A computed fold for a 350-nucleotide part of an RNA from Eutreptiella eupharyngea, annotated as small-subunit ribosomal RNA, central domain.
RNAcentral holds the full RNA, with entries from SILVA.
It matches the Rfam family "Bacterial small subunit ribosomal RNA".
The source organism's lineage runs through Eukaryota, Euglenida, Spirocuta, Eutreptiaceae and Eutreptiella.
The prediction has a mean pLDDT of 88.
Context: one part of a larger RNA
RNA sequence: UUGGGCGUAAAGCGUCUGUAGGUGGCUUAGUAAGUCUACUGUUAAAUACUAGGGCUUAACUCUGGAACGGCAGUGGAAACUACUAGGCUUGAGUACGGUAGAAGUAAAGGGAAUUCCCAGUGUAGCGGUGAAAUGCGUAGAUAUUGGGAAGAACACCAACGGCGAAAGCACUUUACUAGGCCGACACUGACACUAAGAGACGAAAGCUAGGGUAGCGAACGGGAUUAGAUACCCCGGUAGUCCUAGCCGUAAACGAUGGAUACUAAGUGGUGUGCGAAUUAAUCCGUACACUGCUGUAGCUAACGCGUUAAGUAUCCCGCCUGGGGAGUAUGCUCGCAAGAGUGAAACUC
Numbered sequence: 001u002u003g004g005g006c007g008u009a010a011a012g013c014g015u016c017u018g019u020a021g022g023u024g025g026c027u028u029a030g031u032a033a034g035u036c037u038a039c040u041g042u043u044a045a046a047u048a049c050u051a052g053g054g055c056u057u058a059a060c061u062c063u064g065g066a067a068c069g070g071c072a073g074u075g076g077a078a079a080c081u082a083c084u085a086g087g088c089u090u091g092a093g094u095a096c097g098g099u100a101g102a103a104g105u106a107a108a109g110g111g112a113a114u115u116c117c118c119a120g121u122g123u124a125g126c127g128g129u130g131a132a133a134u135g136c137g138u139a140g141a142u143a144u145u146g147g148g149a150a151g152a153a154c155a156c157c158a159a160c161g162g163c164g165a166a167a168g169c170a171c172u173u174u175a176c177u178a179g180g181c182c183g184a185c186a187c188u189g190a191c192a193c194u195a196a197g198a199g200a201c202g203a204a205a206g207c208u209a210g211g212g213u214a215g216c217g218a219a220c221g222g223g224a225u226u227a228g229a230u231a232c233c234c235c236g237g238u239a240g241u242c243c244u245a246g247c248c249g250u251a252a253a254c255g256a257u258g259g260a261u262a263c264u265a266a267g268u269g270g271u272g273u274g275c276g277a278a279u280u281a282a283u284c285c286g287u288a289c290a291c292u293g294c295u296g297u298a299g300c301u302a303a304c305g306c307g308u309u310a311a312g313u314a315u316c317c318c319g320c321c322u323g324g325g326g327a328g329u330a331u332g333c334u335c336g337c338a339a340g341a342g343u344g345a346a347a348c349u350c
Stems, first nucleotide, its partner, number of pairs: 003322004007304002012318001014201004021194003025088007033081002035077009049065006091191001092188003096183004103177007110154001114150008125136002162169002206247006215241002220236004258317006266295011299306002323350003332343004
């Protein structure tokens, strides 16, 4: 390599858009490149195969024969693939009528809590712990009442609820945007699927510049604990956490499960939208589609388990794996301000 695989043993890119490429619905006619078929030529001889012959036999050797397959040419077939010219509507999309939602961006507003400041009441403690101490407090703290300021996060509703490609998204209102689902069938007429390179987005931490800083809090300081305690516990506390503009591009970025399509028992919940002979109406009941859970048949699986949201049965396309360590290291290249990221070995060893 072939093969066999990728939920947990090695292996699904973090996610999406999309170029080349690969693959692709029903139908009519044509062409004949692939495909199938017949014939011809060629595929040196020897060897090998086969029918015989010759050395006493055999090895050896001589004579004859036949291929399969390949290549080229000529004639034919037209189902499939392909191509050309048409048609269709089921795939896909557009328009229309509805509809749910923490989907995104920006602006404005809100209350609870916390801390700080000012003023009043008030007096000796407060705080903290397993117990303490550091710490705060007679320069009046803690507690309590009134007023003010600031920043960050939005209790209840709240749900095995919703939305988003993923990361993720939750106080309220407004503006501007995106997508989904349902219903009717009006329009286009295969316009589709996947996707190497490429591009976009991408938690937290980190970086650059400028702001901001209530609480929390790496580092750091102190108090304890302990044999020690560079920790766990306590008192403080700087970066950071927040905003704006840019960079970084990684996570157990997880369903550890790539995407698309079709098929294959049931039962029972939730969310959204319909329909019905169900209702006075709301409910209830039956039913359809989409999404989201649980149990489970067949089947699959090494087992665990999966099971119409498949890890079942199939097709198409992409990515990835090939014993452990060395090692996600070295080197080179690309990217980055840096941190580092991406790509990524070998010797050696078991």